């Protein structure tokens, strides 16, 4: 400097153009003598930034930022 892949609540990850989801965890409540498990419920991200396409973008499509591995 070339190529490929990644970036989505605190954490791991889903999500091929149509309202942004799951596990775990946090918080509240039930259960219980009581923790634990188990059961209801809620808070918490507008998706790395910046522009483009479209009626509509996490998603395409440019650019730049970070990290990872490839070749040199």
């Nucleotide at each position: 400097c070339g190529c490929g892949g990644a970036g989505u609540g605190g954490a791991g990850c889903a999500g091929u153009g149509g309202u942004a989801g799951c596990u775990c965890g946090u918080c509240g409540g039930g259960c219980u003598c009581a923790u634990a498990a188990c059961c209801c419920g809620a808070a918490g991200g507008c998706c790395g930034c910046a522009g483009g396409u479209u009626c509509g973008a996490g998603u395409c499509c440019u650019g730049c930022c970070u990290c990872c591995g490839c070749a040199a």
Molecule: transfer RNA
Organism: uncultured Bacteroidales bacterium